[in-house]
Context: one part of a larger RNA
RNA sequence: CUCGCGUUAAGGAACUCGGCAAAAUGCAUACGUAACUUCGGGAUAAGUAUGGCCUGGUCUGGAUCUUCACCGGUUUAGACCAGGUUGCAAUAAAAUGGCCAAAGCGACUGUUUACCAAAAACACAGGUCUCUGCGAAAUCGUAAGAUGACGUAUAGGGACUGACACCUGCCCGGUGCCGGAAGGUUAAGAGGAGCGGUUAGUUUUCGAACGAAGCUGUGAAUUGAAGCCCCGGUAAACGGCGGCCGUAACUAUAACGGUCCUAAGGUAGCGAAAUUCCUUGUCGGGUAAGUUCCGACCCGCACGAAUGGUGUAACGACUUUGGCACUGUCUCAACGCGAGACCCG
Numbered sequence: 001c002u003c004g005c006g007u008u009a010a011g012g013a014a015c016u017c018g019g020c021a022a023a024a025u026g027c028a029u030a031c032g033u034a035a036c037u038u039c040g041g042g043a044u045a046a047g048u049a050u051g052g053c054c055u056g057g058u059c060u061g062g063a064u065c066u067u068c069a070c071c072g073g074u075u076u077a078g079a080c081c082a083g084g085u086u087g088c089a090a091u092a093a094a095a096u097g098g099c100c101a102a103a104g105c106g107a108c109u110g111u112u113u114a115c116c117a118a119a120a121a122c123a124c125a126g127g128u129c130u131c132u133g134c135g136a137a138a139u140c141g142u143a144a145g146a147u148g149a150c151g152u153a154u155a156g157g158g159a160c161u162g163a164c165a166c167c168u169g170c171c172c173g174g175u176g177c178c179g180g181a182a183g184g185u186u187a188a189g190a191g192g193a194g195c196g197g198u199u200a201g202u203u204u205u206c207g208a209a210c211g212a213a214g215c216u217g218u219g220a221a222u223u224g225a226a227g228c229c230c231c232g233g234u235a236a237a238c239g240g241c242g243g244c245c246g247u248a249a250c251u252a253u254a255a256c257g258g259u260c261c262u263a264a265g266g267u268a269g270c271g272a273a274a275u276u277c278c279u280u281g282u283c284g285g286g287u288a289a290g291u292u293c294c295g296a297c298c299c300g301c302a303c304g305a306a307u308g309g310u311g312u313a314a315c316g317a318c319u320u321u322g323g324c325a326c327u328g329u330c331u332c333a334a335c336g337c338g339a340g341a342c343c344c345g
Stems, first nucleotide, its partner, number of pairs: 001340008010331002014329001019326001027051005036041001038163001052085014086090001098324007105316002110122002126161007138147003164311004169241003174238002176234005183229003189223002194218005201210003242260005269303001270300001281297005
C1' cells in the first nucleotide's frame, strides 16, 4: 500500500451528482398518537416512561389433595404494592423498524430485459367499442380433425383504456368500417354481325380471277356479379380541433366589431409541466447565499379529455426537495486487530 473489521477529541453533511457507505433506530409492557381518509386505514404514526436480582404482602384464573359445606394445603399462569440490593450499563450477549414534511408517476398485491435496466414499463380488477345464434366467431391443419367448449350472448374472440371520484366537449371533409341500391364504370362467360385462310367447282385473254359446303382464324353490337364511383351512418374507429385587422374618457388590454379560410376551429380541467425553445421566465416561500424544489401567474415554441383529462386515501428496494436524529462522508486524519502484498526458506 490492498482487503475485512474496531475505536476516536472538537465539530456534525462542511463530503458528494446524491447522506453513497457507515452510524443511529430496534424487543416487551404502559401511556400517548396529527393532517388526511375510500371510515378499512393512516399507526409500531410521532412522542414519552419502565425493564435485573432478593424479601414480604395483596389479588385474579387453572389443576389437584383433603374435607367433600366452607375453610385450608400443594402446584401453576400472571398482575399489582412495599422494602432491600449489585454494576458504567439490567430487552447488560445475540437476534431485532431510523423518523417526519412535501411533490411527481403508477391506484393497489403482482410481472419483467436468465448474465449491465425492477421502473413511471407489462399485468391487473373496473370501463367502453366491436365480432359471434352454435357445425358460433376466432385459431391450427391440404384434409379428416382439433382448440374455442363437453361452453351458448350474465358466453366466447378481438381492440383500446386501466381501482375509485368528478367527467369525457366540437368535427364524418380524408382514411377505415357498416348500411343502401336507382344510375355510371366493370371480368370470365354467353353471343355472334362482320372480316379472313383453305378449295369441290365456275369462268378465262391460260397469266389468273371468282368461289358453295365443311374445317379453321379473328371478331362488333347485346348480355354479364362483387368492387369502385355514388347516397347515408359511424370518432371509448384511424384521426383533426385556424389566420389577419380594428376597437373602451391616461396608458395598457380588448368584453365588442370586420374579414378570409375550414369538416370543425381546443370545451371542462390543467399549465415554464416526465410536456416551456427563448429560460436560471416573473412574483412569493424555503437558504446567509437555491439553474434543483414548493405555491402562484399564463406569453401552452409544441397540454387537453378512454393515443383518456383532472383529482385522490392506501401502497412503492421508483424519482425529486426539505427537516430531525445520527454518525470518520468530511474538516483531517490517528491508533488498534486480522488476512494479503514484501523478504528469507
Overview: Large-subunit ribosomal RNA, domain IV from Spirochaeta africana DSM 8902, 345 nucleotides, folded computationally. Lineage of the source: Bacteria > Spirochaetia > Spirochaetaceae > Spirochaeta > Spirochaeta africana. RNAcentral holds the full RNA, with entries from Rfam. Model confidence (mean pLDDT): 87 of 100.